Context: one part of a larger RNA
């Protein structure tokens, strides 16, 4: 990991409801006694029958109050009470497993710390301190040499004691060990026996280290079923209904109370809804600019600062404010306007309980995406706060390639029947290679922006044009004059300046580029020919094109593939869901008929937490069946069958000595999870 067995709302009291029994304006006993006892007795007590008041009281009333006043509460309005069951609650370990942890008495120093007492132990080698002896030295010392000597938390280095690196091992030899390599090795060494120190304590060259594989406070028993607003589990069935993830308080935020929403159970009986009339009140959207604030553009000139001139009066002002007219705007906390919805009334209609009240019983206060309309952020997030709607949560089915919240739709069961919705309809694929007019050549479709561009399709607006226009060729494109300035130089073309003029002419700018140092050369613009119909230039829109770079594998149509099988518009057919129909059952509810459980008919039946019905099976007891069994019981394998289901029965193996129907009762009653428990594989 599997398999078996065993594992969780019990129990006692008291209390509310409900349902059923007994008696009833009454009910009913406790402790206890009694030869006979599932019996009788025991009336103390308790609940009800009358409230009100702090009380005394008083009493259909009382109580406040000066009050015959108002006002609270009562009366008027009639059922209790004991029991028995079933829910919920309190109070107990109170559904079960679960701490870390605290307290109380004991138990350890054969491990280890430190101490005491008494004993062991430390190959070999190396250095050569004091002191001392000889000589030298000296007045005598100091002093030196030489020998002796044999010091030392001295050196190297085994036994020993330690373990700093490195390998290995790391379901190991081994709950700290093994190699190889280090450090101490006469010492604050090591080590043997035996002894003390104890948990609120010892010990401790101090690591919170060690006190028996255990140490921020040892172990064991008790108190103990501590407690645990935490996680984790919680066992048969089928049948209706069915949420919540808000608000308001909280040492409160992952927990509670109370209301919100759920259910049951009485009760209300045109109540809620929904559509219409009709009557309100707003002050949002949007508008608007009078107010309050921002705020453009032109005026006119009124004040008033300030500059400037002036001794002053004064008087000027290309400066600044404010006012005033005008012109155009801007606002969540502007309003001289103002809606659509909402909402509140009443009035009608439709509406069969969906409402509303009284009361058992709950669960449930971590929400998510998505649309509307806002706040807040970056008009940033699969963000985060409202709020109004949906869905999912607690919804399964069809569609989006897969994809809780998105589009379609709400699964009682069966069905080899029809019809649809969203979506599709060339092959994977169930259904048009439909029809009918366009578009698009980009595999656009089948990702993306600002920006960019003689793609291409439609509309519009204009200007040229058989008095020949566009575009292409042939010609010209000159003269005053190299206009004046400036400049080295400036000649159509560095720069400035202008009545940018005049003149020839068919036409030719004091010049559109190129170009020279400055000339010149080329070119345009303007004109003539030849050519012969259509040529420009705006704007609006369809539908492409660039802009387009990423990380394992094409990989930005689910795929093949597709010029439509792709966009537009318009039609017709078809597929397509667990949907809507048919047909059969089934079951809940409601109405009517009967007849007491049937019939017809109408709605219904997705469902987590919860609530309510209704039931199956296990084990024991009671009475039954005058049951059943070696002519085979229980258990066990297997096939039939009945039943919505939990299960049940009948037949066969097997097995060998017990077991069952029905009516009732009472539980140590049903197992897949709990890192479950204990036994096996």
């Nucleotide at each position: 990991u599997c398999c078996a067995a065993c594992g969780a709302g019990u129990u006692a009291u008291u209390u509310g409801c409900u349902a059923c029994u007994g008696c009833a304006a009454g009910c009913u006993u406790a402790a206890g006694u009694c030869a006979u006892a599932u019996g009788a007795c025991g009336g103390a007590g308790g609940c009800a029958a009358a409230g009100c008041g702090a009380a005394a009281g008083c009493g259909a009333g009382u109580c406040u109050g000066a009050a015959u006043a108002g006002g609270g509460c009562g009366c008027c309005a009639u059922a209790g009470u004991a029991g028995u069951a079933g829910u919920a609650a309190a109070u107990a370990g109170a559904c079960c497993c679960g701490a870390a942890a605290c307290c109380a008495g004991g138990u350890g120093a054969c491990c280890u710390a430190a101490c005491c007492a008494u004993g062991g132990g430390c190959a070999g080698g190396u250095u050569g301190a004091a002191g001392c002896g000889u000589c030298g030295g000296u007045a005598a010392a100091a002093c030196g040499a030489c020998g002796u000597g044999g010091a030392g938390g001295a050196c190297c280095g085994a036994a020993c004691c330690g373990u700093a690196g490195c390998g290995a091992g790391u379901u190991g030899c081994a709950a700290c060990a093994c190699g190889c390599c280090c450090g101490g090795a006469u010492g604050a060494c090591c080590u043997g026996u035996g002894g003390u120190u104890a948990g609120c304590g010892g010990u401790g060259a101090a690591a919170u280290g060690c006190c028996a594989a255990u140490c921020g406070a040892a172990c064991c028993u008790g108190g103990a079923g501590a407690u645990a607003g935490c996680u984790g589990g919680u066992u048969c069935u089928c049948c209706u209904c069915g949420a919540a993830a808000u608000a308001g308080c909280u040492u409160u935020a992952g927990g509670g109370c109370u209301a919100g929403c759920g259910u049951g159970a009485c009760g209300u009986g045109g109540u809620a809804g929904c559509u219409g009339g009709u009557a309100g009140g707003g002050g949002u959207a949007g508008a608007g600019c009078u107010c309050u604030g921002u705020u453009u553009c032109g005026g006119a000139a009124u004040g008033g600062g300030g500059g400037u001139c002036g001794c002053a009066a004064g008087a000027u002002u290309a400066c600044c404010c404010a006012c005033c007219c005008u012109u155009g705007a801007c606002a969540a906390a502007c309003u001289a306007c103002g809606a659509a919805u909402a909402c509140u009334a009443u009035c009608a209609g439709u509406g069969g309980a969906a409402u509303c009240g009284u009361u058992g019983c709950a669960g449930u206060u971590a929400g998510a995406a998505c649309g509307g309309c806002g706040g807040g952020g970056c008009u940033a997030a699969g963000c985060u706060c409202g709020u109004c709607g949906c869905u999912c949560g607690a919804a399964a089915g069809g569609g989006a390639a897969a994809c809780a919240g998105c589009c379609c739709a709400g699964a009682u069961c069966a069905c080899c029947a029809u019809c649809u919705a969203a979506g599709g309809u060339c092959c994977c694929u169930a259904a048009g290679u439909c029809u009918a007019u366009g578009c698009u050549a980009a595999g656009u479709g089948g990702g993306a922006a600002a920006c960019g561009a003689g793609g291409u399709g439609a509309g519009a607006u204009u200007u040229c044009u058989u008095a020949a226009a566009c575009a292409a060729c042939u010609a010209g494109g000159a003269u005053g004059u190299u206009g004046g300035c400036u400049u080295a130089g400036a000649a159509g073309c560095a720069g400035c300046c202008a009545u940018u003029c005049a003149u020839u002419u068919a036409a030719a700018g004091a010049g559109u580029g190129c170009g020279u140092a400055a000339c010149a050369g080329c070119u345009c613009a303007c004109u003539a020919g030849u050519c012969a119909a259509g040529a420009g230039a705006u704007c609006u829109u369809g539908c492409g094109c660039g802009g387009a770079a990423a990380a394992u594998g094409u990989a930005a149509c689910g795929g093949g593939g597709c010029u439509a099988a792709g966009c537009a518009u318009a039609g017709c057919a078809c597929c397509g869901a667990a949907g809507a129909u048919g047909u059969g059952a089934a079951c809940u509810u409601c109405a009517g008929u009967u007849u007491u459980a049937a019939c017809u008919g109408g709605a219904g039946u997705g469902g987590u937490a919860g609530a309510g019905g209704a039931g199956c099976g296990u084990u024991c007891c009671u009475c039954u069946c005058u049951g059943c069994a070696u002519u085979g019981a229980a258990g066990u394998c297997g096939a039939a069958u009945c039943g919505u289901g939990a299960g049940g029965u009948u037949c066969g193996g097997u097995g060998g000595a017990g077991c069952g129907u029905g009516a009732g009762g009472a539980a140590g009653u049903g197992a897949g999870a709990a890192u479950g428990u204990u036994g096996g594989a």

Source information
This is a predicted structure of a 681-nucleotide part of an RNA (large-subunit ribosomal RNA, domain II) from a Candidatus Saccharimonadota bacterium. Its Rfam family is "Bacterial large subunit ribosomal RNA". The prediction has a mean pLDDT of 86. The source organism's lineage runs through Bacteria, Bacteria candidate phyla and Candidatus Saccharimonadota.